[in-house]
Molecule: transfer RNA
Organism: Candidatus Omnitrophota bacterium
RNA sequence: GUCCCCUUAGCUUAACGGAUAAAGCACAGGCCUCCGGAGCCUGGGAUGGGGGUUCGAUUCCCCCAGGGGGCGCCA
Numbered sequence: 001g002u003c004c005c006c007u008u009a010g011c012u013u014a015a016c017g018g019a020u021a022a023a024g025c026a027c028a029g030g031c032c033u034c035c036g037g038a039g040c041c042u043g044g045g046a047u048g049g050g051g052g053u054u055c056g057a058u059u060c061c062c063c064c065a066g067g068g069g070g071c072g073c074c075a
Base pairs, nucleotide, nucleotide: 001071002070003069004068005067006066007065010025011024012023013022018055027043028042029041030040031039048064049063050062051061052060
C1' cells in the first nucleotide's frame, strides 16, 4: 500500500429493514439477617464518529477512527 473481519451498557453476548434495542455478570436501592453473604424484588446505564438510501437503519451503501488477520513493497 492492498484485501477481509470486528466495533451495541463497566464486561460478555443477542436483535429476517419494522412494536418500548433483549439478556447474563457487575453496579445502586429494597426485602431478608444481630451484621454480612446467599436468595428474592426493583432500578439506572449502550448501537465508535459523520454522511447517504428508505415511510422506517443496530441491520444496507460511502468516508473516517480504533482493533484483529492475510498478501505485497522498501530497507